[in-house]
Molecule: c-di-GMP-I riboswitch aptamer
RNA sequence: CGAGAUUUUGAGCAAACCGGGGGAAACGCCGGGACGCAAAGCCAGAGGCUACGGCGUGUAAACGCUACGCUCGAUCGGCUGCAAAA
Numbered sequence: 001c002g003a004g005a006u007u008u009u010g011a012g013c014a015a016a017c018c019g020g021g022g023g024a025a026a027c028g029c030c031g032g033g034a035c036g037c038a039a040a041g042c043c044a045g046a047g048g049c050u051a052c053g054g055c056g057u058g059u060a061a062a063c064g065c066u067a068c069g070c071u072c073g074a075u076c077g078g079c080u081g082c083a084a085a086a
Stems, first nucleotide, its partner, number of pairs: 006086005012037002017032004022027001035073001041079003045076002047071003053066005
């Protein structure tokens, strides 16, 4: 000087819930708030959610299907990945 393991500290993210506002909804965004997280960083490929519109059934009410809308903080997969000290 470089690499690895462990520990500690710092920095980081922020569930539920509350307020505001967006959206048809799912679900985002902003502020508060911390249950947790070593990838709780990124990607919507698998999986999952929703169904405005569309299609179908129906006298109607309504129901079924459908992603071009979402979800990476269930899980799988892909890509990337902090600082200091001992």